[in-house]
Context: one part of a larger RNA
RNA sequence: CCCUCGUUAAGGAACUCGGCAAGUUGACUCCGUAACUUCGGGAGAAGGAGUACCUUGGUAGUGUGAAGCCCGCACGGGUGGAGCACGACGAGGUGGCACAAACCAGGGCCAGACGACUGUUUACUAAAAACACAGGUCUCUGCGAAGUCGCAAGACGAUGUAUAGGGACUGACGCCUGCCCGGUGCCGGAAGGUUAAGAGGAGGGGUCAUCCUUUCGGGGAGAAGCUCCUAAUCGAAGCCCCGGUAAACGGCGGCCGUAACUAUAACGGUCCUAAGGUAGCGAAAUUCCUUGUCGGGUAAGUUCCGACCUGCAUGAAUGGCGUAACGAUUUGGGCCCUGUCUCGACGAGGAUCUCA
Numbered sequence: 001c002c003c004u005c006g007u008u009a010a011g012g013a014a015c016u017c018g019g020c021a022a023g024u025u026g027a028c029u030c031c032g033u034a035a036c037u038u039c040g041g042g043a044g045a046a047g048g049a050g051u052a053c054c055u056u057g058g059u060a061g062u063g064u065g066a067a068g069c070c071c072g073c074a075c076g077g078g079u080g081g082a083g084c085a086c087g088a089c090g091a092g093g094u095g096g097c098a099c100a101a102a103c104c105a106g107g108g109c110c111a112g113a114c115g116a117c118u119g120u121u122u123a124c125u126a127a128a129a130a131c132a133c134a135g136g137u138c139u140c141u142g143c144g145a146a147g148u149c150g151c152a153a154g155a156c157g158a159u160g161u162a163u164a165g166g167g168a169c170u171g172a173c174g175c176c177u178g179c180c181c182g183g184u185g186c187c188g189g190a191a192g193g194u195u196a197a198g199a200g201g202a203g204g205g206g207u208c209a210u211c212c213u214u215u216c217g218g219g220g221a222g223a224a225g226c227u228c229c230u231a232a233u234c235g236a237a238g239c240c241c242c243g244g245u246a247a248a249c250g251g252c253g254g255c256c257g258u259a260a261c262u263a264u265a266a267c268g269g270u271c272c273u274a275a276g277g278u279a280g281c282g283a284a285a286u287u288c289c290u291u292g293u294c295g296g297g298u299a300a301g302u303u304c305c306g307a308c309c310u311g312c313a314u315g316a317a318u319g320g321c322g323u324a325a326c327g328a329u330u331u332g333g334g335c336c337c338u339g340u341c342u343c344g345a346c347g348a349g350g351a352u353c354u355c356a
Base pairs, nucleotide, nucleotide: 002350003349004348005347006346007345008344010342011341014340019337027051028050029049030048031047036041038172052094053093054092055091056090061086062085063084064083068079069078070077071076095099107335109333110332111331112330113329114327115326119131120130135170136169137168138167139166140165141164147156148155149154173322174321175320176319178252179251180250183249184248185245186244187243188242189241192240193239194238198234199233203229204228205227206226207225210221211220212219213218253271254270255269256268257267280314281311292308293307294306295305296304
C1' cells in the first nucleotide's frame, strides 16, 4: 500500500454518470398532521413535546372474580368482594455533560414516467416497465361435449353440463373504444364454371384357331378367348363465384388554389383508394432535423416540469386517455445529514512481509 472498522477542525454534494457508499432518523406516551382520494386511505404524513431515580404508592383506577349470603326442583341467577394481574395523572424531592443514558429499533418531502394492486421470473451477470392477476371481449363446445394424452383399450376434461369447460386477445377502476370486408383468414350459401378415384364403354392395339395368297423365303385378312390403351357421359368436397364478419390478420392518401397588410385557410377544384386517422394524447419508454420554440426551476440546466404542434415514423382491447393506493422500478428537484468531496489526518484489528 491493501482489507474491516472508529474519530475528525471549517465547509456541507463543491464528489460523481448518479448522494454510489456512509451518515441522518429510530422505542413508547401525548399534541398535531396538507394536496389528493376509489372516502378505505394518504398517515408513523409533515412537524413538535415528554421520558432517570426516591416519596406519595403497588395508592387511585382497570381486568378477572374465590369464600360467604340470598333466590331456586334443577340447569343456574343475584349479591359480594378476597386473591391474582396490569397500573397512572398530579405533587414534592435527588443526581448527572447526557435519563428511550448500553444493545436492539423508519431519514423525510415535492413533481413526472411505467405497471392498478399482493404476487411470479432468467438456480450461477437481468427482479423490471417483463410474466401473472381480478375484470373485459371474441370464439368453440348440447355431453360418449369441445379440447388434450394414447397404436388401442382407456384416461383427463368431470363424478363437471353453457352462471360449465377449452382456445385467443386485453389487463383493477373511471371516460371511452371511430372509419375500412378491396387482400388474407373464418362463417354461411348453393345456381353456374372447374374437378379425383370410381362408374361407363364408342373406338383402337397385341396375341391367335382359321382363311386367302406366294417366286414356298414369305405376305395379307382375322372369330372366340386372354390382354393393353381408351372418347363421350355420370361423378363429392375444394377452388372460382355470391354474401357476412375487424375486442379476426390487418389498413386508415396526394396535388393545386382561395379572406380588404402580411400570414394562415373555415371554403373550392382535381387525382387515387376498401377506407383515407375520429375522440384523445403529442419533441413522448415513440421526434430524425433537435440542446425544436416559449415559460418554470439554477449564477449558469443536451436532463427535468408545464405548454406549443412543423406527429421523419401517435392513436383507440397489437387498446386510447386519465387515475387514489402500491413499487428493493425509473427521471428531475428541495430539506435534514454526513470524510462523497475541498484534503487530508489520526487510531484499532487483520492480511502481506521477516524471524522462530